[in-house]
RNA sequence: GCCUUAUCAAGAGCGGUGGAGGUAUCAGGACCUGUGAAGCCCGGCAACCUGACUUAAGGUGCUAAAUCCUGCGGUUUAUCCGAAAGAUGAGGA
Numbered sequence: 001g002c003c004u005u006a007u008c009a010a011g012a013g014c015g016g017u018g019g020a021g022g023u024a025u026c027a028g029g030a031c032c033u034g035u036g037a038a039g040c041c042c043g044g045c046a047a048c049c050u051g052a053c054u055u056a057a058g059g060u061g062c063u064a065a066a067u068c069c070u071g072c073g074g075u076u077u078a079u080c081c082g083a084a085a086g087a088u089g090a091g092g093a
Stems, first nucleotide, its partner, number of pairs: 002092007013042001015041003021032003026071004043063003048059003067085001072082003
């Protein structure tokens, strides 16, 4: 990388480091950012798996905005329903 399946409108920093980008990809929008981006560390949240059964502990994950919004289909035209794509967990060939 592929397949199956569950979830994706809740929650989580006035910290350290770093020093210019970031919001998955493409397009269009809308945003965050030297009042300090990404990354890393620490902290925190959460509860998928193991474990425990007092909810510790461990493996992951997450920690601006709905998966930031739209893109394809439906029509009741609304931040509606579904699909696709994506992310994460667990399992599998």